[in-house]
């Protein structure tokens, strides 16, 4: 330099053109207990960035950034 794949709450993940964006752990509050742990209920927290297509984009397209793989 060329080609390919992947970027989603703090972490690991699911997901699809129209949802209040999924689940687990973690975090916070409350309940339960004499205390802790365990358990239960509720809550905060995410679609890498910029454009384009579309009535509508996390999803499709282009560029870009980061990571990984292969080729040279």
């Nucleotide at each position: 330099g060329c080609g390919g794949g992947c970027g989603u709450u703090g972490u690991a993940u699911a997901g699809u053109g129209g949802c209040u964006a999924u689940u687990a752990c973690g975090c916070g509050a409350c309940c339960u207990u004499g205390c802790c742990a365990a358990g239960g209920u509720c809550g905060a927290a995410a679609c890498g960035g910029c454009a384009g297509u579309u009535c509508g984009a996390u999803u499709c397209u282009g560029c870009u950034c980061g990571c990984c793989c292969g080729c040279u």
Transfer RNA from a Minisyncoccota bacterium, 72 nucleotides, folded computationally. It was read from a public genome assembly. It matches the Rfam family "tRNA".